Record summary
Small-subunit ribosomal RNA from an uncultured bacterium, 1495 nucleotides, folded computationally. The sequence is in RNAcentral, with records from ENA and SILVA. Its Rfam family is "Bacterial small subunit ribosomal RNA". Its family is annotated with structural constituent of ribosome and ribosome in the Gene Ontology. Its mean pLDDT, the model's own confidence on a scale to 100, is 85.
RNA sequence: UAGAGUUUGAUCCUGGCUCAGAAUCAACGCUGGCGGCGUGCCUAACACAUGCAAGUCGAGCGAGAAAAGGGGAGCAAUCCUCUGAGUACAGCGGCGCACGGGUGAGUAACACGUGGGUAAUCUGCCCAAGAGUGGGGAAUAACACCGGGAAACCGGUGCUAAUACCGCAUACGAUCACGAGGUCUGCGGACUUUGUGAUGAAAGGAGCAAUUCGCUCCAGGAGGAGCCCGCGGCUGAUUAGCUAGUUGGUGAGGUAAUGGCUCACCAAGGCAACGAUCAGUAUCCGGUCUGAGAGGACGGCCGGACACACUGGAACUGAGACACGGUCCAGACUCUUACGGGAGGCAGCAGUGGGGAAUUUUUGGCAAUGGGGGCAACCCUGACCAAGCAACGCCGCGUGGGUGAUGAAGUCUCUUGGGACGUAAAACCCUUUCGACGGGGAAGAAAACCGCAAGGUUUGACGGUACCCGUAGAAGAAGCCCCGGCUAACUCCGUGCCAGCAGCCGCGGUAAUACGGGGGGGGCAAGCGUUGUUCGGAAUUACUGGGCGUAAAGGGCGCGUAGGCGGUUCGCUAAGUUGGAUGUGAAAACUCUGGGCUCAACCCAGAGCCUGCAUCCAAAACUGGCGGGCUAGAGUUCUGGAGGGGGUAGCGGAAUUCCUGGUGUAGCGGUGAAAUGCGUAGAGAUGUGGAGGAACACCGAUGGCGAAGGCAGCCUCCUGGGCCGACACUGACGCUCAAGCACGAAAGCGUGGGGAGCAAACAGGAUUAGAUACCCUGGUAGUCCACGCCCUAAACGAUGUCGACUGGUUGUUGGGGAAGGCAACUUCCUUAGUAACGAAGCUAACGCGUGAAGUCGACCGCCUGGGGAGUACGGCCGCAAGGUUAAAACUCAAAGGAAUUGACGGGGACCCGCACAAGCGGUGGAUGAUGUGGAUUAAUUCGAUGCAACGCGAAAAACCUUACCUACCCUUGACAUGCCAGGGACCUGGGUGAGAGCCUGGGGUGCCCGAAAGGGAGCCUGGACACAGGUGCUGCAUGGCUGUCGUCAGCUCGUGUCGUGAGAUGUUGGGUUAAGUCCCGCAACGAGCGCAACCCUUGCCACUAGUUGCUACUUGAAAGAGGGCACUCUAGUGGGACUGCCGGUGACAAACCGGAGGAAGGUGGGGAUGACGUCAAGUCCUCAUGGCCCUUAUGGGUAGGGCUUCACACGUCAUACAAUGGCGCAUACAGAGGGUUGCCAACCCGCGAGGGGGAGCCAAUCCCAGAAAGUGCGUCGUAGUCCGGAUUGUUCUCUGCAACUCGAGAGCAUGAAGUCGGAAUCGCUAGUAAUCGCGGAUCAGCACGCCGCGGUGAAUACGUUCCCGGGCCUUGUACACACCGCCCGUCACAUCACGAAAGCUGGCUGUACUAGAAGUAGCUGCGCCAACCCGCAAGGGAGGCAGGUUCCUAAGGUAUGGUCAGUGAUUGGGGUGAAGUCGUAACAAGGUAACCGUA
Repeated sequence: UAGAGUUUGAUCCUGGCUCAGAAUCAACGCUGGCGGCGUGCCUAACACAUGCAAGUCGAGCGAGAAAAGGGGAGCAAUCCUCUGAGUACAGCGGCGCACGGGUGAGUAACACGUGGGUAAUCUGCCCAAGAGUGGGGAAUAACACCGGGAAACCGGUGCUAAUACCGCAUACGAUCACGAGGUCUGCGGACUUUGUGAUGAAAGGAGCAAUUCGCUCCAGGAGGAGCCCGCGGCUGAUUAGCUAGUUGGUGAGGUAAUGGCUCACCAAGGCAACGAUCAGUAUCCGGUCUGAGAGGACGGCCGGACACACUGGAACUGAGACACGGUCCAGACUCUUACGGGAGGCAGCAGUGGGGAAUUUUUGGCAAUGGGGGCAACCCUGACCAAGCAACGCCGCGUGGGUGAUGAAGUCUCUUGGGACGUAAAACCCUUUCGACGGGGAAGAAAACCGCAAGGUUUGACGGUACCCGUAGAAGAAGCCCCGGCUAACUCCGUGCCAGCAGCCGCGGUAAUACGGGGGGGGCAAGCGUUGUUCGGAAUUACUGGGCGUAAAGGGCGCGUAGGCGGUUCGCUAAGUUGGAUGUGAAAACUCUGGGCUCAACCCAGAGCCUGCAUCCAAAACUGGCGGGCUAGAGUUCUGGAGGGGGUAGCGGAAUUCCUGGUGUAGCGGUGAAAUGCGUAGAGAUGUGGAGGAACACCGAUGGCGAAGGCAGCCUCCUGGGCCGACACUGACGCUCAAGCACGAAAGCGUGGGGAGCAAACAGGAUUAGAUACCCUGGUAGUCCACGCCCUAAACGAUGUCGACUGGUUGUUGGGGAAGGCAACUUCCUUAGUAACGAAGCUAACGCGUGAAGUCGACCGCCUGGGGAGUACGGCCGCAAGGUUAAAACUCAAAGGAAUUGACGGGGACCCGCACAAGCGGUGGAUGAUGUGGAUUAAUUCGAUGCAACGCGAAAAACCUUACCUACCCUUGACAUGCCAGGGACCUGGGUGAGAGCCUGGGGUGCCCGAAAGGGAGCCUGGACACAGGUGCUGCAUGGCUGUCGUCAGCUCGUGUCGUGAGAUGUUGGGUUAAGUCCCGCAACGAGCGCAACCCUUGCCACUAGUUGCUACUUGAAAGAGGGCACUCUAGUGGGACUGCCGGUGACAAACCGGAGGAAGGUGGGGAUGACGUCAAGUCCUCAUGGCCCUUAUGGGUAGGGCUUCACACGUCAUACAAUGGCGCAUACAGAGGGUUGCCAACCCGCGAGGGGGAGCCAAUCCCAGAAAGUGCGUCGUAGUCCGGAUUGUUCUCUGCAACUCGAGAGCAUGAAGUCGGAAUCGCUAGUAAUCGCGGAUCAGCACGCCGCGGUGAAUACGUUCCCGGGCCUUGUACACACCGCCCGUCACAUCACGAAAGCUGGCUGUACUAGAAGUAGCUGCGCCAACCCGCAAGGGAGGCAGGUUCCUAAGGUAUGGUCAGUGAUUGGGGUGAAGUCGUAACAAGGUAACCGUA
């Protein structure tokens, strides 16, 4: 020292991305009251108009005005004079201009920081000493005159001064040469004493004066500067070699001074993996920001250093410069010109243009501080002090305070009650900071100056500012962002994957707390957000503080150099190390304390800190160094023994193939099945002989050897390593290992051989939608050998090498030892390997576990999200293929490891089900019915759509239904509640209209309470408004109900236990069952929902009860009646069946098999009953319901039409195709139902549907009601028929207001398709299928549908391989929307970045040559010159100048390299992109196991 979100269905881990914090020279958006203190071109070191930013000294010198004023003269013009004034301007001279101010271009360097050195140095002004200041000389500017020029300016002649310049004298402890002595020093050498000789100074000014300011020499100091050295601080090795003045020496030159700094000569060195050179980037530091710290990032303001001053070069002057506001030259640019030439340099302060997201006034003042000059006064000072602009930052203050509930109005919300804004406001009472106005009003100032002194005098830019007092009055002063999670703060409306939001995850497709607006809330506040950048979080580069078996990561393996590390003992040393002291570590900053502005920011003071460096002293444990020992590490000799270790030469047998000839005949071969192929020219088969190449069965192993790759018949020779044993010897000789070297499977390459088998490519045959594959037949490289390359593999134990330590058990190989045994051998111990299991421990888990992935040490290699990519470019290697080293742009919010639960598998094991099989009957073909799709239509209302929609909702569409269409009507409505007014309710006419409706009459006065007045309930009509109404939308907002998996045997919980966790255990296992049914076992023990049972029905019996039922009895002709309730039956109660009994099997269990008894036997048959859940399954059109929508219509009414359409397609059915049948006649036997707007008997009529009729029945009573198949007899004779009945015509019947669209039925006539149904497909396991009829609901009528009922009544099941569905266990998984999953590559389209590319353009740079401005230096100097010397002079000398020239050298030029960047027709791959194309590679055995290397 704080974490959070995000990979998954969930979990743990790895890992990236993102957020919360702080900061900022900031910018942008919205907003903006005041003050203080700070800060303000990060970009174009781009270009600059204008003004100012460095002058000063008359006490160094010469010269020297004017204006103005006074006086005088003159009529005046004007002149003279005084003041001005020795002033201004300019000049000579001195000092300054090298400071101060700006900027950060360059620079990777002794530039900076830090510590040292200078015995290798310089230093104007300043401080404190010492000594001196004598005497001369010659010029020159100014000025005057002349000349040139447009100008800038220049030239000539002449005059002149100095603190300007030059000799001379003198001089020390200065300097030099030679000599002697001393001291110091790490070395070279330094210092000092002394002797001799030589050399070198000066300036004057002011003042009456005292004096003072100067000047010269010397030595010291202070401060400053130069040079040298140690150490420290950027990136790239895809920059590995660089270097000729280069490295050193000698000598010389040069400098203040060392030095290749320069030159000559000599030598051949110097630097570099501890990173030279090159490239890129960059001023450095004190510090600033961040951080717990260590670190990381930065270097704006302030301070120190450096560098630069338009670009490049150069020197001059000077104490100091190679000089920002100096000079010269070159270049670019700007201005100017009389075209000849000139002038200029804001990276000083302001300011302008430009660039840019972006950065201020052309302000005041020298009052203060500081600087320059001056004796001073003073002058100068864009340094500075102040003000101005800017919320750019930090700090402070304010925008009011108190009271105040009918919780006002308003707004928002609402479940309509209310709630929120909210004491908020209003109102009342206060206060007055800031601001406004009025008044007062600082400090900052002390020096300087004058004066002997005391003392006196003067000076404020800011500024009438700060501050103080007063007056009025809540009066003038609040916004911004956010409210899905992270993250503090929620609602309404709008929108509808649109518009938009977004830091990450992600929101938005009609109920959005995520968009936009409103209300409310949260945060901060004169600011708030956004964007950029830095650090943090990030232990995500890990020094503190990470990793590498499977997540990214151990080099393929060894040898070994540098390097790193190193056993034991003694001594010395003191480099590291430790302690102490001293110096330094500037100030500011930071921290603490104190102080000053009313506080704070800010400022001041003191202390701390500055973790560092250096020097000295001390210590000697540890590391290092040196020296001496030791033997436990390592090695050597000896003995023994194992081995597919390597290389070489030879030998062998089996097999394949080929050849020869023999036997022999029609096939062989091959496959899932085939075909290609071989074979009558004789294959294959068989046996003989021969040839050739390659590989070595059995032994053989879980075994052996090797560093790895790898190594296998036998033998020969050569050879490496390891192991055991026992002495002896050496004496740390060791371990590891960048670079380097060697080895390195297979494939591949080169040359030459070899070639039997196998076999890329290739060919053919199959398979397939295709099949450039898998399968088959052939077949060439290759595989083999020799030599030379290649150098990669999933080169794997995915585990680097070496060493030490830490419980065990078992097997096995090699060696040794001990014991026992006659022996074979057995047991034990030990050592080196190699395996299995496992303690502790470790691990995310899996797992590892003395052969570690445990605990430690040493060294090397490697990793840092996925993709792009092991790719591009560059380098190196290679004959090539290619290898190695190895990025970036761009893109994603993940990619990944292990484990978990599911789901899935053309995985496995076990087990069920009419699942298959075995059977029976169907569907699919025909006609019709019905539903659906489609089409049509004004409408053909809507819904249901794999199983699980389709004779479904619909258990009845002519009207109605009805929701649809057309037309006509109504608007508080057909229906509900509330209000007002009127009226009893109600009954009944007329007209009109298709009807709804509209218009208009008549009759009539009710019920309850109450004496009455009056009140109440209900109904109708009218009115206004709240509202009604909606089969309008959303089943993906819902409730409820339902389907389905599935009547499948499952689904869970509590406690405990195991696991970091998701989870597991239980529920798995062994048996068994229809069953998670039961038993046994077991870290589980129990429990719940399911199963079963309980319920209904049916099968047997008993009891009870007998009407309308039954009837053995009586009676009657019969119907019936009487009696009876035994039987049938009815309907109520019980019994019965429980694996209870026996035998066998099983484990002594559960249970199973067989049997007995029994009406029934192993859940007896059937039904009802449907666990947790799945399908966003179905239904808003049953109902209910949120939201949305319509409101003279999407509501309501009416008439008519439609839902009944029809080229087609599908589903479900009916009827058939016939003789097990059709038809005719006769005849037998049910069950369960229904019936009063009903069922309807007998009887009559009709061929019939039906009509008439009316008995009976509210039903065990009467009716529907004839059951049919069946049975008996007859007929038909295989025919589109005496089968089949569609269709059509016609005549009728019934229901109904009404059968046209569009009902059902009857009679007669008509007589279609159809002769048993392709691929495919459905139902059924017993009273079942099949077949036969009957009833019911709906209903006026309409049934081939549906729901029930009984009659007749089979066949088959070997069995579980296969298809389908399901259960349990297990396995794999890249699936989790869960295989209808996931997912790969080409192609096509769009877009983005990148590579290559003929070239093109530019920057930087190397080399060679050329060129040569200005300038220093050298040479020359015939032209020119005052000082000094010689000379009387002329003149000469010394010295110097111009000019010329040489070396060096900037720009420029030519040529040729290197490198970087831009661009480039075209081209290459890559990334990205809701619904494109082709296939199906991978994930399951992924349907040919996958993967690695190679061709």